Predicted 3D model of a 74-nucleotide RNA (transfer RNA) from Candidatus Microsyncoccus archaeolyticus. The sequence is in RNAcentral, with records from ENA.
[in-house]
RNA sequence: GGGCGGUUAGCUCAAUUGGCAGAGCACUUCGUUUACACCGAAGGGGUUAGGGGUUCAAGUCCCUUACCGCCCAC
Numbered sequence: 001g002g003g004c005g006g007u008u009a010g011c012u013c014a015a016u017u018g019g020c021a022g023a024g025c026a027c028u029u030c031g032u033u034u035a036c037a038c039c040g041a042a043g044g045g046g047u048u049a050g051g052g053g054u055u056c057a058a059g060u061c062c063c064u065u066a067c068c069g070c071c072c073a074c
Stems, first nucleotide, its partner, number of pairs: 001072007010025004019056001027043005049065005
């Protein structure tokens, strides 16, 4: 330098052929307990890596930049 894959909540990951951004764990509050844990109930948390484009509508499609991994070449 070329090719492929990845980047979504604090963490691990979903999200169908483009149609309301979710789950588990964690966190907060309440109940329970002498207390902690477990358990039960409720709740908060997102610039979907950055920028641009297409579309009525983009996590998803297109372009570009950054970072991580693998392969090829020099």
Rfam family: tRNA. It is annotated as a transfer RNA. Its family is annotated with triplet codon-amino acid adaptor activity in the Gene Ontology. The prediction has a mean pLDDT of 81.